Transfer RNA from a Candidatus Parcubacteria bacterium, 73 nucleotides, folded computationally.
[in-house]
RNA sequence: GCACGUGUAGCUCAGUUGGUAGAGCAGCCGUCUUAUACACGGCCGGUCCCAGGUUCGAAUCCUGGCACGUGCA
Numbered sequence: 001g002c003a004c005g006u007g008u009a010g011c012u013c014a015g016u017u018g019g020u021a022g023a024g025c026a027g028c029c030g031u032c033u034u035a036u037a038c039a040c041g042g043c044c045g046g047u048c049c050c051a052g053g054u055u056c057g058a059a060u061c062c063u064g065g066c067a068c069g070u071g072c073a
Stems, first nucleotide, its partner, number of pairs: 001072007010025004019056001027043005049065005
């Protein structure tokens, strides 16, 4: 330099033929217990890497960047 892949909550990830963003873990609160843990219930938490474009509507499609990874040279 070229090709491909990945980028979504503090962490690990889901979300597909475009329709108001979810799970588990972590954190907080409660129930239970003499108390802690476990278990159960609830709460909290994200302008979906950035900037444009298409569309009534974009995490999702298109273009250009950025970061990381893999392969080739």